[in-house]
RNA sequence: AGCUAGGCUUGACCGGGGCGCUCGGCGUGCCCUUAUACAUCGAAAUCGUCGAUAGCGGGGGUGACAGCCAGGAGCGGUGUAACCGGUCUGUUGUCGAGCCAGUCGCUGACUAUGAGAUCUCGUCCCUCGGGGCUGGAGGAGGCUCUGAUGCCCAGCCGGAAGGCGGGGCGCUCUGCCCUGACCAUGGGGACCGGGCCAGGUCCGGAAGGGAGCAGCCUAACCGUGGACUACCAACGCUCGAGGGAUUCACGGGGUCGAGAAGGUGACUGGGUACUUGGCCUCAGAUGCGGGCAUCAAUCCUGACGUGCCUAGCA
Numbered sequence: 001a002g003c004u005a006g007g008c009u010u011g012a013c014c015g016g017g018g019c020g021c022u023c024g025g026c027g028u029g030c031c032c033u034u035a036u037a038c039a040u041c042g043a044a045a046u047c048g049u050c051g052a053u054a055g056c057g058g059g060g061g062u063g064a065c066a067g068c069c070a071g072g073a074g075c076g077g078u079g080u081a082a083c084c085g086g087u088c089u090g091u092u093g094u095c096g097a098g099c100c101a102g103u104c105g106c107u108g109a110c111u112a113u114g115a116g117a118u119c120u121c122g123u124c125c126c127u128c129g130g131g132g133c134u135g136g137a138g139g140a141g142g143c144u145c146u147g148a149u150g151c152c153c154a155g156c157c158g159g160a161a162g163g164c165g166g167g168g169c170g171c172u173c174u175g176c177c178c179u180g181a182c183c184a185u186g187g188g189g190a191c192c193g194g195g196c197c198a199g200g201u202c203c204g205g206a207a208g209g210g211a212g213c214a215g216c217c218u219a220a221c222c223g224u225g226g227a228c229u230a231c232c233a234a235c236g237c238u239c240g241a242g243g244g245a246u247u248c249a250c251g252g253g254g255u256c257g258a259g260a261a262g263g264u265g266a267c268u269g270g271g272u273a274c275u276u277g278g279c280c281u282c283a284g285a286u287g288c289g290g291g292c293a294u295c296a297a298u299c300c301u302g303a304c305g306u307g308c309c310u311a312g313c314a
Stems, first nucleotide, its partner, number of pairs: 002313007012062003015033005023051005038059001040058003067304001069302005076295005083290003086286005093279006099270009110259001116256008124244008132235001134233003137229002141177003147171001149170005155164003182226006193218004201210003
């Protein structure tokens, strides 16, 4: 390079970076990153094309906005443990704390309804005895009485069954005494305990009688439960006798009669196995901060550059 508005395409732009190649740039190759990037076509390693304003050829787009070169700034992504810092882990050393003993200060539950000290008795063990408790075990004996009772002995009577009376032993029943030796209940079987014995059977003219199965009852016997205790055993109990052990604790009693457990702070000495805090040594982890490396985009400053046409205004 006047200002404003419109138009045009020749300047300019339509990503950046790393590796490789090259004297060097760009591109073709490989890779990374990023984007409202023309996700455009062609050639290029025996390369292509250029020279620090460093690709070529074609098509398309933007339309003078820019652009390009140099310097600078901060921001963001990624990486880096060779540098500094932070954080974490381990480690070396050292000084403290926790630990022990003592001294001093403060405080102090409790305390003349007795601090603390001291003496004594009890506790603990063994043996024995009484009781208690637990468990085991246990179920006696005597006298008397009854007979529808069994066996044995012997007498008399009857035609049979059988009848009458006597003795001995046992069994059973009644009552009583005594006891630890009692109570309740289940079973009790195919004859060989007992009683009552249907039917059947036996004796008999009959009356009557004998033995007796099933069934029922009952004894022995076998169980269960309860009560009891002469006996046996044991003891987380108790009373008593004898002996032994002990002084930590607790309890009872006696004597003397004023302190005191504990907490906290300071100091002195000791200890340092372990735990823990500070600092130190060494090693490791961590991209958390700085630094460094790298990538992308942004902003600022300066140099170069800012074309052509039309209209209006000055």